[in-house]
RNA sequence: AUGAAAAGUUUGCGAGAGAUCCUAUACGGACGCCGAAGAAGCAAAUCACACCGGUCAAGUGUGACGAAACUUUCAGGCAAAAGGACCAAACUUGGACA
Repeated sequence: AUGAAAAGUUUGCGAGAGAUCCUAUACGGACGCCGAAGAAGCAAAUCACACCGGUCAAGUGUGACGAAACUUUCAGGCAAAAGGACCAAACUUGGACA
């Protein structure tokens, strides 16, 4: 099931930060910034072990697991263009979750 989760395509909306400086050969160099492609990090809770303990509870320590629009700024970006998370709509895959 008049089709869940998940994934893909198309469309719509879509922020932030120097149209900075130097060089003249070029995706060159320098400084200053941004977070919403991507990537990375972890809080509580839960579990295990150990310590303490009236060998109960509680507590302490170590490890596992553990989210983001938080953090980092590796990548990317800082006029326009391109890209762009999240959200919405349509279609497709999928076939039962939420």

Description: The RNA shown here (Glycine riboswitch aptamer) has 98 nucleotides and comes from Sedimentibacter hydroxybenzoicus DSM 7310. The coordinates come from a structure-prediction model, not an experiment, and the mean pLDDT is 79.